[in-house]
Context: one part of a larger RNA
Molecule: large-subunit ribosomal RNA, domain V
Organism: Patescibacteria group bacterium
RNA sequence: CCUGUAGUUAGACGAAAAGACCCCAGGAGCUUUACUACAGCUUCGUAUUGGCCCUGCGGGAUGUAUGCGUAGCAUAGGUGGGAGAGGUUGAAGCGGCGCUCUUGGGUGCCGUGGACUCGUCAGUGAAAUACCACUCUUACAUCCGGCAGUGCCUAACCGGUAGGGCGGAACCCUAUCGGGACCGUGCGUGGCAGGUAGUUUUGGUGGGGCGCUAUCCUCCUAAAAAGUAACGGAGGAGCCUAUUAAGGUCAGCUAGGCGCGAAUGGAAACCGUGCCGAUAGUGUAAUGGCAUAAGCUGGCUUAACUGCAAGGGGGACAUCCCGAGCAGAUGCGAAAGCAGAGCAUAGUGAUCCGACCUUCCGCCUUAGACGCGGAGGAAGCUCAACGGAUAAAAGUUACCCUGGGGAUAACAGGCUAGUUCCGCCCAAGCGUCCAUAGCGACGGCGGAGUUCGGCACCUCGAUGUCGGCUCACCUUAGCGCGGGGGUGGAGAAGCUCCCAAGCGUUUGGCUGUUCGCCAAUUAAAAAGGUACGCGAGCUGGGUUCAGACCGUUCAGUUCCUGUCCCUCCGGACGGAGAUUGAA
Numbered sequence: 001c002c003u004g005u006a007g008u009u010a011g012a013c014g015a016a017a018a019g020a021c022c023c024c025a026g027g028a029g030c031u032u033u034a035c036u037a038c039a040g041c042u043u044c045g046u047a048u049u050g051g052c053c054c055u056g057c058g059g060g061a062u063g064u065a066u067g068c069g070u071a072g073c074a075u076a077g078g079u080g081g082g083a084g085a086g087g088u089u090g091a092a093g094c095g096g097c098g099c100u101c102u103u104g105g106g107u108g109c110c111g112u113g114g115a116c117u118c119g120u121c122a123g124u125g126a127a128a129u130a131c132c133a134c135u136c137u138u139a140c141a142u143c144c145g146g147c148a149g150u151g152c153c154u155a156a157c158c159g160g161u162a163g164g165g166c167g168g169a170a171c172c173c174u175a176u177c178g179g180g181a182c183c184g185u186g187c188g189u190g191g192c193a194g195g196u197a198g199u200u201u202u203g204g205u206g207g208g209g210c211g212c213u214a215u216c217c218u219c220c221u222a223a224a225a226a227g228u229a230a231c232g233g234a235g236g237a238g239c240c241u242a243u244u245a246a247g248g249u250c251a252g253c254u255a256g257g258c259g260c261g262a263a264u265g266g267a268a269a270c271c272g273u274g275c276c277g278a279u280a281g282u283g284u285a286a287u288g289g290c291a292u293a294a295g296c297u298g299g300c301u302u303a304a305c306u307g308c309a310a311g312g313g314g315g316a317c318a319u320c321c322c323g324a325g326c327a328g329a330u331g332c333g334a335a336a337g338c339a340g341a342g343c344a345u346a347g348u349g350a351u352c353c354g355a356c357c358u359u360c361c362g363c364c365u366u367a368g369a370c371g372c373g374g375a376g377g378a379a380g381c382u383c384a385a386c387g388g389a390u391a392a393a394a395g396u397u398a399c400c401c402u403g404g405g406g407a408u409a410a411c412a413g414g415c416u417a418g419u420u421c422c423g424c425c426c427a428a429g430c431g432u433c434c435a436u437a438g439c440g441a442c443g444g445c446g447g448a449g450u451u452c453g454g455c456a457c458c459u460c461g462a463u464g465u466c467g468g469c470u471c472a473c474c475u476u477a478g479c480g481c482g483g484g485g486g487u488g489g490a491g492a493a494g495c496u497c498c499c500a501a502g503c504g505u506u507u508g509g510c511u512g513u514u515c516g517c518c519a520a521u522u523a524a525a526a527a528g529g530u531a532c533g534c535g536a537g538c539u540g541g542g543u544u545c546a547g548a549c550c551g552u553u554c555a556g557u558u559c560c561u562g563u564c565c566c567u568c569c570g571g572a573c574g575g576a577g578a579u580u581g582a583a
Base pairs, nucleotide, nucleotide: 022405023404024403025402026401027400028397029396030395031394034199035198036197037196038195040192041191042190044188045187046186047185048184050153051152052151054149055148056147057146059144060143061142062141063140064139065138067136077135078134079133080132081131084118085117086116093112094111095110096109097108098107099106100105157179158178159177160176161175162174163173164172165171202214203213204212211231215237216236217235218234219233220232238386239283240342241341247301248300249299250298251297252296253295256276257275258274259273260272261271281290282289284347286345287344288343305328306327307326308325311322312321313320317387330339331338332337353380356377357376358375359374361373362372363371412459413457414455415454416453418452420448421447422446423445424444425443429439430438466541467539468538469537471533472530473529474528475527476526479504480503481502482499483498484497485496486495487494506520507519508518509517510516
């Protein structure tokens, strides 16, 4: 040196398990005042579903009654006909009994009575209940059918008991009893309804979550054409204006600031005058414009029109923007002309759907109408996640699962060095005096890679994560032991700086602790690096799965105690009636 063997585990980002944490996509479990359904429960109607009274409501038929302003014999419902009508088949009058009532009467029945009573005439808006017909209001009686309710019945229907059918809990029959047209069931209908089911619960994001944001307009970033990103820096919009327009046209005008002067009058009102010259104004943010004004004022008005459109701009597409000119009708202006909203750029929403207006259009029809469709017009969406998935949608998972990702977080490493630690420069000042024995403000320049961070570069088909134990190796920015310089070093003890890594750098209490505090020592109880050294070396106290105990908001249930009302039971007292008994 090679090979084998016996040992040890630092490394082979060792083996094992397509990482369980995190994110993305999918799924599943669970929850609920997510959405939509369904079971279940419930309401009403109807059928199964019958009988008889009573009550109430409303309808019809017949009969009878009913109706009072004033004037007027007096209680005149309305309209029409009408000169007579009723009466020994019992009129007026009288008596009795009812009904009604505006207290004046009206009306019915019975008895008596024995021949009249009423109308036409005067008054009234309207003339006779003299008589007849139709009819209104209100009421009564009878009948018919309806609705609702109470009660009763039994035969549908349901149940109990007993017996039987080769008979079993079931099915059927018989007898009997109870309930009973209820219940139950079918159909339709309104409600409640995580009991059950199917689903939804967006994206961006210096990991995800929380926050913010998503469409449109203006400026910068934007690198002198256009365009151009970021969770870059600043702001706005989701309109407004026709009752004096903030539109059109014609005509006219010029703001704002400063100085001086002038009653009330002041910083600032209106007036005079000079200077500067757009600093003003523009409905509304910013930018670009604007004096020939696009700014301000007045007159007249509606072009804030209809049908079109050459040609351009801008654009992935779809949208979007400008537009001479032609025809019709119009406004202003003497006219030339100008006018198809506003100084320009924001003020917005596709398609479907249903509704509306119009239409020499189509289908259907013998014809017409209705209907449906087409075409033209216009309205209805914070569809704001704003190119809008549906008419309609929230959470939770540590019980979780699958596919993926180092495209993306937590550990460690890497890069960086804001933060941290260490050093240096300058020297205002402290240090009695004296910047520099020892310190050192305001500032400046570096180093290290131990903290907290930033980034997300290897690793998610796995790089095991705190502390302790064991075993350590290294660095020096040196805690002790060694050698020196300075001193605000008398000595001793110190302070500070330089050299130096050879050796060393404790044991306990508390805590899972690293750390820290405490106790007692020591020459000293240094600071760090090594995947915050070391789990194929140990531990497993902590962190970080699934189970469970304890506690609690909100609840649930049971028991005890107090008390009110109702009901029941027991007792006491009093009273009434009855009975017994001599009492």